[in-house]
RNA sequence: GACUUAUCCAGAGAAGCGGAGGGGAUUGGCCCGGUGAAGCUUCAGCAACCUCUAAUUUUUAUUAGAAAGGUGCUACUUCCAGCAAGGGAUUUUCCCUUGAAAGAUAAGAG
Numbered sequence: 001g002a003c004u005u006a007u008c009c010a011g012a013g014a015a016g017c018g019g020a021g022g023g024g025a026u027u028g029g030c031c032c033g034g035u036g037a038a039g040c041u042u043c044a045g046c047a048a049c050c051u052c053u054a055a056u057u058u059u060u061a062u063u064a065g066a067a068a069g070g071u072g073c074u075a076c077u078u079c080c081a082g083c084a085a086g087g088g089a090u091u092u093u094c095c096c097u098u099g100a101a102a103g104a105u106a107a108g109a110g
Stems, first nucleotide, its partner, number of pairs: 003108006013043005021032003027081003044074004049070002051066006078102001083099006
């Protein structure tokens, strides 16, 4: 790097250094940024995937709790859409729903 499973409309920030970009890729948008981006450091917080405890019995599991440890995260729905199906409407345009693809995170196996 690839594979399997699950989740992704919630939640959570400040300081110092730094000095112009950033929001995964690409396309079209739309946002954030000298009232200081990316990145690094420190502390803080959020979450509950692993972990721990208890109960249930759905034992290849479910529910509740904890938050010391592993881990991730702390603008905007994974920022929105682009691919497909269905529906609506003021119908060569637009809107809504669902799914796929891709991505992110965790665990597993190898």
Molecule: SAM riboswitch aptamer (S box leader)
Organism: Solibacillus cecembensis